[in-house]
RNA sequence: AUGUUAUCAAGAAAGGCAGAGGGAUUAGACCCAGUGAAGCCUUAGCAACCCUUUUCCCGAUUCUAUGGGAUAAGAAGGUGCUAAAUUCUACCGCUUCGUCGGAUAGAUAACCC
Numbered sequence: 001a002u003g004u005u006a007u008c009a010a011g012a013a014a015g016g017c018a019g020a021g022g023g024a025u026u027a028g029a030c031c032c033a034g035u036g037a038a039g040c041c042u043u044a045g046c047a048a049c050c051c052u053u054u055u056c057c058c059g060a061u062u063c064u065a066u067g068g069g070a071u072a073a074g075a076a077g078g079u080g081c082u083a084a085a086u087u088c089u090a091c092c093g094c095u096u097c098g099u100c101g102g103a104u105a106g107a108u109a110a111c112c113c
Base pairs, nucleotide, nucleotide: 003111004110005109006108007107008106013043014042015041016040017039021032022031023030026090027089028088029087044082045081046080049078050077051074052073053072055070056069057068058067086105091102092101093100094098
């Protein structure tokens, strides 16, 4: 790479270098951008997937340890993120045509390999 599971309308930006693009891909729409895009660096922040701690429950057990689940708090560490719903639409569905439900694709995390 592949696969499994979960989440994706919340939240959080300044500075330096740089110099024209950017919003994943295709098409359309709509946005952001010389009042400085992408990228790189520094610092700060958000969040709580992994993680740390508390309490409770389950199975086994004499008990403990270990394992699974729920709950509350936290933020040292591993990731991630810090315009707009994953910017919106595209495929299927409908008593409601929607800020609708689902699918596909994608992103992120943990595990697997």
The RNA shown here (SAM riboswitch aptamer (S box leader)) has 113 nucleotides. The sequence was found by an Rfam model in a public genome assembly. The coordinates come from a structure-prediction model, not an experiment, and the mean pLDDT is 81.